[in-house]
Predicted 3D model of a 72-nucleotide RNA (transfer RNA) from Reclinomonas americana.
RNA sequence: UGCGAGUAUAGAUUAAUGGUAAAUCAUCUGCCUUCCAAGCAGAUAAUAUGGGUUCAAUUCCCAUUACUCGCA
Numbered sequence: 001u002g003c004g005a006g007u008a009u010a011g012a013u014u015a016a017u018g019g020u021a022a023a024u025c026a027u028c029u030g031c032c033u034u035c036c037a038a039g040c041a042g043a044u045a046a047u048a049u050g051g052g053u054u055c056a057a058u059u060c061c062c063a064u065u066a067c068u069c070g071c072a
Stems, first nucleotide, its partner, number of pairs: 001072008011025004019055001027043005048064005
């Protein structure tokens, strides 16, 4: 460098499935506590990018980007 395969969802780690995107940890707030920690309650926060199919796409198809693996 070329070819092929895989992965991409919240700050992190993972779910989900063609029909409202969930959980744990983290962060913030409150309760509790003399204080801290722990515990309890709540809030914030995400589908890599661009197209296509569809009434509806995170999901299906194509391309691109990043990363990983294999072959040459």
RNAcentral holds the sequence, with entries from ENA. Its Rfam family is "tRNA". Rfam classes the family as a transfer RNA.